[in-house]
RNA sequence: AGUUUGAUCCUGGCUCAUAACGAACGCUGGCGGCAGGCCUAACACAUGCUAUUCCAGCGAUCCCUUCGGGGAUAGCGGCGGACGGGUGAGUAACGCAUGGGAACGUGCCCUCUUCUCCGGAAUAGCCCAUGGAAACGUGGAUUAAUGCCGGAUACGCCCUUUUGGGGAAAGAUUUAUCGGAGGAGGAUCGGCCCGCGUUGGAUUAGGUAGUUGGUGGGGUAAUGGCCUACCAAGCCGACGAUCCAUAGCUGGUUUGAGAGGAUGAUCAGCCACACUGGGACUGAGACACGGCCCAGACUCCUACGGGAGGCAGCAGUGGGGAAUCUUACACAAUGGGGGAAACCCUGAUCUAGCCAUGCCGCGUGAGCGAUGAAGGCCUUAGGGUUGUAAAGCUCUUUCGCUGGGGAAGAUAAUGACGGUACCCAGUAAAGAAGCCCCGGCUAACUCCGUGCCAGCAGCCGCGGUAAUACGGAGGGGGCUAGCGUUGUUCGGAAUUACUGGGCGUAAAGCGCGCGUAGGCGGGCUGGAAAGUUGGGGGUGAAAUCCCCGGGGUUCAACCCCGGAACUGCCCUCAAAACUGACAGUCUGGAGUUCGAGAGAGGUGAGUGGAAUUCCGAGUGUAAGGUGAAAUUUCGUAGAUAUUCCGAGGAACACCAGUGGCCGAAAGUGGCUCCCUGGGCUCGAUACUGACGCUGAGGUGCGAAAGCGUGGGUAGCAAACAGGAUUAAAUACCCUGGUAGUCCUCGCCGUAAACUAUGAAUGCCAGACGUCGGGCAGCAUGAUGUUCGGUGUCACACCUAACGGAUUAAGCAUUCCGCCUGGGGAGUACGGCCGCAAGGUUAAAACUCAAAGGAAUUGACGGGGGCCCGCACAAGCGGUGGAGCAUGUGGUUUAAUUCGAAGCAACGCGCAGAACCUUACCAACCCUUGACAUGGGGGUCGCGGCGCCGGAGACGGCGCUUUCAGUUCGGCUGGACCCCACACAGGUGCUGCAUGGCUGUCGUCAGCUCGUGUCGCGAGAUGUUCGAUUAAGUCCGGCAACGAGCGCAACCCACGUCCUCAGUUGCCAGCAUUCAGUUGGGCACUCUGGGGAAACUGCCGAUGAUAAGUCGGAGGAAGGUGUGGAUGACGUCAAGUCCUCAUGGCCCUUACGGGUUGGGGUACACACGUGCUACAAUGGCAUCUACAGAGGGUUAAUCCCGAAAAGAUGUCUCAGUUCGGAUCGGGGUCUGCAACUCGACCCCGUGAAGUCGGAAUCGCUAGUAAUCGCGGAACAGCAUGCCGCGGUGAAUACGUUCCCGGGCCUUGUACACACCGCCCGUCACACCAUGGGAGUUGGUUUUACCCGACGACGGUGCGCUAACCCUUCGGGGAGGCAGCCGGCCACGGUAAGAUCAGCGUCUGGGGUGAAGUCGUAACAAGGUAGCCGU
Repeated sequence: AGUUUGAUCCUGGCUCAUAACGAACGCUGGCGGCAGGCCUAACACAUGCUAUUCCAGCGAUCCCUUCGGGGAUAGCGGCGGACGGGUGAGUAACGCAUGGGAACGUGCCCUCUUCUCCGGAAUAGCCCAUGGAAACGUGGAUUAAUGCCGGAUACGCCCUUUUGGGGAAAGAUUUAUCGGAGGAGGAUCGGCCCGCGUUGGAUUAGGUAGUUGGUGGGGUAAUGGCCUACCAAGCCGACGAUCCAUAGCUGGUUUGAGAGGAUGAUCAGCCACACUGGGACUGAGACACGGCCCAGACUCCUACGGGAGGCAGCAGUGGGGAAUCUUACACAAUGGGGGAAACCCUGAUCUAGCCAUGCCGCGUGAGCGAUGAAGGCCUUAGGGUUGUAAAGCUCUUUCGCUGGGGAAGAUAAUGACGGUACCCAGUAAAGAAGCCCCGGCUAACUCCGUGCCAGCAGCCGCGGUAAUACGGAGGGGGCUAGCGUUGUUCGGAAUUACUGGGCGUAAAGCGCGCGUAGGCGGGCUGGAAAGUUGGGGGUGAAAUCCCCGGGGUUCAACCCCGGAACUGCCCUCAAAACUGACAGUCUGGAGUUCGAGAGAGGUGAGUGGAAUUCCGAGUGUAAGGUGAAAUUUCGUAGAUAUUCCGAGGAACACCAGUGGCCGAAAGUGGCUCCCUGGGCUCGAUACUGACGCUGAGGUGCGAAAGCGUGGGUAGCAAACAGGAUUAAAUACCCUGGUAGUCCUCGCCGUAAACUAUGAAUGCCAGACGUCGGGCAGCAUGAUGUUCGGUGUCACACCUAACGGAUUAAGCAUUCCGCCUGGGGAGUACGGCCGCAAGGUUAAAACUCAAAGGAAUUGACGGGGGCCCGCACAAGCGGUGGAGCAUGUGGUUUAAUUCGAAGCAACGCGCAGAACCUUACCAACCCUUGACAUGGGGGUCGCGGCGCCGGAGACGGCGCUUUCAGUUCGGCUGGACCCCACACAGGUGCUGCAUGGCUGUCGUCAGCUCGUGUCGCGAGAUGUUCGAUUAAGUCCGGCAACGAGCGCAACCCACGUCCUCAGUUGCCAGCAUUCAGUUGGGCACUCUGGGGAAACUGCCGAUGAUAAGUCGGAGGAAGGUGUGGAUGACGUCAAGUCCUCAUGGCCCUUACGGGUUGGGGUACACACGUGCUACAAUGGCAUCUACAGAGGGUUAAUCCCGAAAAGAUGUCUCAGUUCGGAUCGGGGUCUGCAACUCGACCCCGUGAAGUCGGAAUCGCUAGUAAUCGCGGAACAGCAUGCCGCGGUGAAUACGUUCCCGGGCCUUGUACACACCGCCCGUCACACCAUGGGAGUUGGUUUUACCCGACGACGGUGCGCUAACCCUUCGGGGAGGCAGCCGGCCACGGUAAGAUCAGCGUCUGGGGUGAAGUCGUAACAAGGUAGCCGU
């Protein structure tokens, strides 16, 4: 930074950007320098090499010889093979790190000192014999030494103890050295001990018998239970013993601002190991990588008798694995071993090889170059971009390549590297660029393809026909010999919070006390100095990081020198404020004594009345229950009701309060008594002297339900039964009813055990209540003040907000408990507790990118309040039933073209389908096309008429006529024909790509903005409130003040009057006529202009003195006069691509165009809208009056024209003189043509239908109802539509209810907004996991058996050179073999413990596309929800 939401703030997880790497993988790859290179199988290893050397210690053999000597070799002997090199299995340890210590050893080296004398006996080699396949031996003889042994000597040495005892040596060679021995000291290296530090787990809590200590002894270089005998019973452990798991440790490395975290490759220090286990020998040093012995596994050789081996040395092989190199050169340098030296050895080392594994450096060219070339891509078609990029011109040569020269590393010789680094010359722009990304985070955008497919993806998420997110391309961005991906670590993450977090509601305060350990703790004084602070010293290896100064590679990486630093540990000197320890003291914290006052505090015992139920008796007739009911129940065998008596159990009405009191909490309510705990206040002013706070473990109490024992049981009431309700109803409602509820004793130990708020102490504005106590003033009222409790409001302050606010969630301190994303899960396993139910402690795999808190705006509610509307009600007339008309669905069809779909589709698009229309179907035709523009060519048109073929389109033939201008040029315009190509054309698709137009909520009263204010913010305020209105209309109030779109008004028509004008209009008066026909007139009507008029203006009442409302007057009209037009912000991805326009896609001899015929008119059926009826308020017949508007080309002039009503007559209640469908016949009109398929007229025919079920529609006045008239379009066709007038009602108490709407408020888990959300079982698929008879393997414990090698102890009659004695036979001392003993590795038996794998079956869990059943939760969620049982 992204991601929870419609938006917001917060909490909280997930994810990303950085750096690093012994890395691996993908694509790519020019050079050089410096580094690095089996992280896995401590798996197995072929082959070669990795430790030899010394003849100046010894004898012997061989070779050469200039005879001086030189060389080689096995053996004896010496030194070295304990270094160097490898690996990290084991080890949680004095192993390592750091700092100390005392009881030690130390070859080679250095210094000092003394000595280096006299003897002896063997043995290998060699030789002979001999065994064996081999490895390797055996016997005999002989020989030397710096090999071995004895003696002497002993300043110092060692042991004893004051006197004794013991112990050395080696020579070589020649003249100078190298050696040897004893001793002392040093240096170096090593052994041992101690303080402190060093991973996770308590679902590991007790461990330990040589264990802890002592004494004696043994052993060791040395201390020590290291070992042994005896004695004692200790020792370790919540400051985490023991056990389990994991791990070499460190300097450092990496990350980080730091504190921290992670890590321990390369380099360096230490440790451990060397096939696995055990053991010792030799030695200065080992329990020994390239030594020995034994056991085991494995491999190899074998003549089957027996032998050999150990790459975790350097190369290398196989194997494992994502993965890690050459069986190279040299001892030239550095170092090591041997040697007097020459020298030899050295896979240590130095070099080279392979690998982009990393770090660093360089290059792949530089300058000029616009016609902004071509090509590509995009395009609004103009252009833009690639792009100075290329080409072209002018230059350069780093690296590479070719040729020449040629080091330093060496101090005299010696150079693997190496003809290398480096230098010079030549060569030609010549040989040298890729990878990832481009939706946001995150720098970088377009086209095409694809169409929830293919695919992408780190998170959010893209993809369902216009994808900047997939794939390709163009362009762009980033890095660059690399670039991406994956893995791992730190960071960001204050997301374990020491620095630096939290716990009322987000995760989080234990249900509440008492109290142990621990932690913390009041005032004063004193000395001491553990912590603390300061000074000094030692150490903190080197290397590394960082800083400073300097040097070497052309620079850098890299390397070298010096300083500083290494925050640590130790020693020492000092200080004394603070903390701790010690000593003394004080009263303020805490507590104690006596007296007085409050209380549903606790335990036990006793007792009281009302009510329910039951029993008995009386009166008396039919109940009870519900929304309504019930074959539930009770009752005619007398219930319910009522009166009286009695029984029994449980709970305590009124007082009583949404209240107060008490208690630690749970909890506590009739009254009386015994016993008893605690709190508060005041007085006495007395006493103790920090005695305090908190509290891990521990322990006690702890509602309800539940369990055990024995009682009790009136009412209520799980389970259960029945009746209802219902789709079902294992529920809600009703009638019954058992556990239980009550008592006793004992368990359980949990609750939404909540103030969702741990305890304690101090401090920080107030106001108003209330409970208990005290004080003040004469004081019972009221007041003031004070202490303790309990509430409400509110400031500072805090909080994400809500809210808290002296009873804090404020400001601080102390202690305890708890939290770290949601789910899985408070579950499994294990432990503890419980009679059981279960409780407590308490995970993981897996899965999601959220889960959550508070507040906001909406929407919704079977929430609330207020209000309106032909919304209901009150009325009038209809629809739904019949016939027909018309539209739709469905069906049918070659086609029945298409669209419209609840209201808001359905007499709608269609103001009019016989052809046309026409988009559909069949058949037949055309292909630059029926239509437009452009190019070329031709003709002169156009128009009219006739004939033939054909269904026609079309095709063919003929007749008539012969364009205009002109600069006279096929020059211009126009028309027609032909040709080729660009293109035309499409009622084809997408109304979910769009414009425009329209419907709808709704003519509902709303929708917003600016500034200000409030809020962290979304937002709020204004717009809410009171009153009022048709109205967000107006008035008043108000942190709002104003404004806009809507409302209203302005517009049109009608209604009254005035005025102007009188033709075609009118005719009162005057003439005239058949006739306003004419003269005349313009009063009236009327027409067309213009004005007036209505504004709650006036009066009264009411209201607040307002807005307004009610009534009245006047008036043609009265409170919007009536009717139109007028439709706010927006909603419905509403409708329309088939009116038109238009993006994209699709068709192009067809999805385009033409023609004929057919179809949209079909018909079992269903629905909508209408017409006509069912009749007497009527039908029929005759007579007869009045209109408006409009049309007819022009016309107030001419034409078009009524009906109901009214009058008279007739019909007389019938399927009729009602009704007119249907059908037959005849005709008229329009039209090219009435067959499919027109309208009308006449004659005949005369169907259903007797007022319409559930349901439903319209209408509040000139309205409904009823009656006719006109018009548009149209050749013709109306019951439709749009208009017009005539006649002309009824009803509205009212707002409970239905529907729709407006405002305020409330709840919400909804926001696609209740047609919402969402829970559980079941079914299917997949995944991980628990249990499980058992089974397999690992680790480990205890007991016992076995007992290799070896050292130790004993013995040692066998064997025995050195020394001693000897009578020379031998004996002694000592040694060896052998034997015995305990110890012990491997192995075995038995019993456990623990970990892991598998396991028929089984339990729950998670995730999945639109499965099944219900509807539990969210609104009063339709029975409020939730917690425990």
Small-subunit ribosomal RNA from an uncultured Alphaproteobacteria bacterium, 1429 nucleotides, folded computationally. Model confidence (mean pLDDT): 83 of 100. The RNAcentral record of the sequence draws on Greengenes.